Context: one part of a larger RNA
RNA sequence: GGAUGAACGCUAGCGGCAGGCUUAACACAUGCAAGUCGAGGGGUAACAGGGUUGCUUGCAACCGCUGACGACCGGCGCACGGGUGCGUAACGCGUAUACAAUCUACCUUACACUGAGGGAUAGCCCAGAGAAAUUUGGAUUAAUACCUCAUGGUAUUAUUGAGUGGCAUCGCUUAAUAAUUAAAGGUUACGGUGUAAGAUGAGUAUGCGUCCUAUUAGCUAGUUGGUGUGGUAACGGCACACCAAGGCGACGAUAGGUAGGGGUCCUGAGAGGGAGAUCCCCCACACUGGUACUGAGACACGGACCAGACUCCUACGGGAGGCAGCAGUGAGGAAUAUUGGACAAUGGAGGCAACUCUGAUCCAGCCAUGCCGCGUGCAGGAAGACUGCCCUAUGGGUUGUAAACUGCUUUUGUACAGGAAGAAACCCUUCUACGUGUAGAAGAUUGACGGUACUGUAAGAAUAAGGAUCGGCUAACUCCGUGCCAGCAGCCGCGGUAAUACGGAGGAUCCAAGCGUUAUCC
Numbered sequence: 001g002g003a004u005g006a007a008c009g010c011u012a013g014c015g016g017c018a019g020g021c022u023u024a025a026c027a028c029a030u031g032c033a034a035g036u037c038g039a040g041g042g043g044u045a046a047c048a049g050g051g052u053u054g055c056u057u058g059c060a061a062c063c064g065c066u067g068a069c070g071a072c073c074g075g076c077g078c079a080c081g082g083g084u085g086c087g088u089a090a091c092g093c094g095u096a097u098a099c100a101a102u103c104u105a106c107c108u109u110a111c112a113c114u115g116a117g118g119g120a121u122a123g124c125c126c127a128g129a130g131a132a133a134u135u136u137g138g139a140u141u142a143a144u145a146c147c148u149c150a151u152g153g154u155a156u157u158a159u160u161g162a163g164u165g166g167c168a169u170c171g172c173u174u175a176a177u178a179a180u181u182a183a184a185g186g187u188u189a190c191g192g193u194g195u196a197a198g199a200u201g202a203g204u205a206u207g208c209g210u211c212c213u214a215u216u217a218g219c220u221a222g223u224u225g226g227u228g229u230g231g232u233a234a235c236g237g238c239a240c241a242c243c244a245a246g247g248c249g250a251c252g253a254u255a256g257g258u259a260g261g262g263g264u265c266c267u268g269a270g271a272g273g274g275a276g277a278u279c280c281c282c283c284a285c286a287c288u289g290g291u292a293c294u295g296a297g298a299c300a301c302g303g304a305c306c307a308g309a310c311u312c313c314u315a316c317g318g319g320a321g322g323c324a325g326c327a328g329u330g331a332g333g334a335a336u337a338u339u340g341g342a343c344a345a346u347g348g349a350g351g352c353a354a355c356u357c358u359g360a361u362c363c364a365g366c367c368a369u370g371c372c373g374c375g376u377g378c379a380g381g382a383a384g385a386c387u388g389c390c391c392u393a394u395g396g397g398u399u400g401u402a403a404a405c406u407g408c409u410u411u412u413g414u415a416c417a418g419g420a421a422g423a424a425a426c427c428c429u430u431c432u433a434c435g436u437g438u439a440g441a442a443g444a445u446u447g448a449c450g451g452u453a454c455u456g457u458a459a460g461a462a463u464a465a466g467g468a469u470c471g472g473c474u475a476a477c478u479c480c481g482u483g484c485c486a487g488c489a490g491c492c493g494c495g496g497u498a499a500u501a502c503g504g505a506g507g508a509u510c511c512a513a514g515c516g517u518u519a520u521c522c
Base pairs, nucleotide, nucleotide: 001522002521003520004519006518007517008516009515010514013374014373015372016371017370018369019367020366021332026330027329028328030327031326032325035076036075037074040073041072043069044068047067048066049065050063051062052061053060054059055058083285084284085283092210093209094208095207096206097205098204099203102202103201107198108197109196110195111194112193113192114191115149116148117147118146125138126137127136128135129134155180156179157178158177159176160175161174162173163172164171165170185190211257212256213255218248219247220246223245224244225243226242227241228240229239230238260282261281262280263279264275265274266273267272287308288307289306290305291304310321311320312319313318338364340363341362342361346360347358348357349356350355377408378407379406380405388398389397390396414458415457416456417455418454422449428443429442430441431440432439433438434437466511467510468509469508470507471492472491473490477506478505479504480503481502487494488493
């Protein structure tokens, strides 16, 4: 000199953009953060409409009939999105490859199929238990829930044959035989099943790179390899039985410490050095530890079970819970924000769609935390006033065009009026084409932000400057007070009666809505 997720002191007008618990992965009150589908099903608790009946003539009862819809069965989603950086020195990450050793719901393309039956079970009803959480029994019922049979091959397994390829083990294609294995319907077009390919995503393996300590020198028995079996989507000590005695290491094994990694960021001419907030990618975690279930995918943040610590309810028998989601609270700390709005846009889940949900996201609020921009007026104005301070030769100098005053302007702010873009789609109506349910065109509708941005009008300098420094480094000097005292100080150093260094004043310098100090990095 540059920089920061900064803090502290003094001060403070505005706007835009960005950023905002670095510490206790400490504990959490409350609300919200993941639901959706009635075009799968039995249905009708509530709402609205309709119908029927009665007669007390505007009330009551009944009816799933319609819109719609709580709970229930069922499907899809809940493995995403969001948070944090505990752990991890590792194929964790980065980069380049491989899978002839693999899987992949939804999506796209192509082909084929969607047949016949069966038994249950929630809900509803009935009877209980319990303070509650919740839960037991009985009867009965549906489905795109579950099960059986049939059919099926470019599916799987076994045997045999042929062709072909390469990358060792071998791979691919094809023919025959045998065995095994599917489906779901609902009603206007959505599903379901099988196979193949694509895309996407994931898994595994390998080369290279990846901090400190040798005052850590030896480490290792599932350890290294083989055979076989089991298991996995898949190869493999992944696991197990047996056999062999291997494997790693001064080119630093093992051990200990520290740490998420990268893109990037800061600095530097570069080489380097330091860091890993915000944004993007990957990984890991979800009170602590362990475990599996379901599923295409989890060993699952707002799922389950067990154990532990903690908190809460209790009728003392037993239960409920997990903010490192968004806000918010306490604690810790030098220190870090609203218990806000909207789904209008983008994206996601479900759905034929309308639509519903979405603390993702988009916005708004707070904070000078940073960067950038603007303003606090402009021009004229010498009697160079008064005051203050300094000098004094009593003349003067400085503050100082500064002020007053005159003229002008009105950014920002105030008041009034107008007022966006972001939004064209979906849906609906009409038309056109022909592939008859798709595509295109036209029309209409949709804005949280927000009466915001922006524009116009009105009045008026009106509403707006501070901080540090002035001995040298280093831009800027005098007076008074003090007297090695009080105090200053980044280094050198200053102060003991003439202090340009302390405190105050006048003046000046540098920055400026900021200025300084501290901390940290180059």